[in-house]
A computed fold for a 362-nucleotide RNA from a Rhodanobacteraceae bacterium, annotated as Bacterial RNase P class A.
Model confidence (mean pLDDT): 76 of 100.
It is recorded under the gene name rnpB.
It matches the Rfam family "Bacterial RNase P class A". Rfam classes the family as a ribozyme.

RNA sequence: GGAGUCGGCCGGACAGUCGCGUCGUUCGCAAGAGCGCCGAGGAAAGUCCGGGCUCCGCAGGGCAAGGUGCCAGGUAACGCCUGGGCGGCGCGAGCCGACGGACAGUGCAACAGAGAGCAGACCGCCGAUGGCCCCGCAAGGGGAUCAGGCAAGGGUGAAACGGUGGGGCAAGAGCCCACCGCGAGCCGGGUAACCGGCCGGCACGGCAAACCCCACCUGGAGCAAGACCAAAUAGGGGAACCAUGGUGCGGCCCGCACCGUUCCCGGGUUGGUUGCUGGAGCCAAGUGGCGACGCUUGGCCGAGAGGAAUGACUGUCACGCGGAAACGCGCACAGGACCCGGCUUACAGGCCGACUCCGCUU
Numbered sequence: 001g002g003a004g005u006c007g008g009c010c011g012g013a014c015a016g017u018c019g020c021g022u023c024g025u026u027c028g029c030a031a032g033a034g035c036g037c038c039g040a041g042g043a044a045a046g047u048c049c050g051g052g053c054u055c056c057g058c059a060g061g062g063c064a065a066g067g068u069g070c071c072a073g074g075u076a077a078c079g080c081c082u083g084g085g086c087g088g089c090g091c092g093a094g095c096c097g098a099c100g101g102a103c104a105g106u107g108c109a110a111c112a113g114a115g116a117g118c119a120g121a122c123c124g125c126c127g128a129u130g131g132c133c134c135c136g137c138a139a140g141g142g143g144a145u146c147a148g149g150c151a152a153g154g155g156u157g158a159a160a161c162g163g164u165g166g167g168g169c170a171a172g173a174g175c176c177c178a179c180c181g182c183g184a185g186c187c188g189g190g191u192a193a194c195c196g197g198c199c200g201g202c203a204c205g206g207c208a209a210a211c212c213c214c215a216c217c218u219g220g221a222g223c224a225a226g227a228c229c230a231a232a233u234a235g236g237g238g239a240a241c242c243a244u245g246g247u248g249c250g251g252c253c254c255g256c257a258c259c260g261u262u263c264c265c266g267g268g269u270u271g272g273u274u275g276c277u278g279g280a281g282c283c284a285a286g287u288g289g290c291g292a293c294g295c296u297u298g299g300c301c302g303a304g305a306g307g308a309a310u311g312a313c314u315g316u317c318a319c320g321c322g323g324a325a326a327c328g329c330g331c332a333c334a335g336g337a338c339c340c341g342g343c344u345u346a347c348a349g350g351c352c353g354a355c356u357c358c359g360c361u362u
Stems, first nucleotide, its partner, number of pairs: 001358010012317007020039002023036005041333001045344002048342005053222004060254004065218005070084005085099001086097004100213002105211002107207002122154002124150003129147002132143004162180006181202001182200002185198005226274004236265006245259004281300008319330004
């Protein structure tokens, strides 16, 4: 100097003018006016998870259904976060993981291929032993390949019943050996996942993001939940079940509670208050911990709208681009609706820190 990886932050600021909104206060009979504080996000987005909260007269038990899936921690909780293990990718810093079980059972792998789970001989290799042919008195030698042996080589396939090398054999084969791989048992380290060593029959295939099994977790519905007030109407009409019944809790069963329930047509009200912002809150310091995070002390209160509020202008500064300058142009993704903790997605431009690799120089 270049290329990357990870983490954090900003994403305009200050002042003034006009215009909006809640709240407070003053004036006013009221309408309203004056003054003052404050007034969108890091994702407010997606509605994907987890809760707080509200209601359902048991929310209790079970089945079914759904979710998660290495280990240890954090947290109110989680499918989140932190640390570790193993596997994969990357030269590396780092990144990713749908990461329990194939010896509970069922199932799938078309076609090709000899053969696709405890299988198999198409092309092949051997043919020692038994048989055949030739030479030979015999011993023996030679030849072909029938019986037979082989699954190492080649082929088929996504995948072929361990891999490489050597020995051995008639030719081969874990048949034997070395290393790798795999593994019942034992020993050591670690809280554990797991790692290492000894030993060893040398194989007990793959797929569970197939059904399934195992472990753990889960009532349901949701702020349009709910609570209160006011007002109005037709305590209307019809049908079904009806205590051996009906209703309640997403489905089913048991249990429990209550005494009615459901459907169709028609009518009235669709107003106001509340829920609605002081929180598992934020900031600072200290302290414990590798870390997520916890504890102690002190400080702060920063939209609560209700058909839905913050926009415009001017000046200065900062930043980016163009320009010699003067100056000009501008700034991404994007806006609450009960509230939090996460994840995921979008983002012009910029700042800070740590680490990795490459090149050059000293």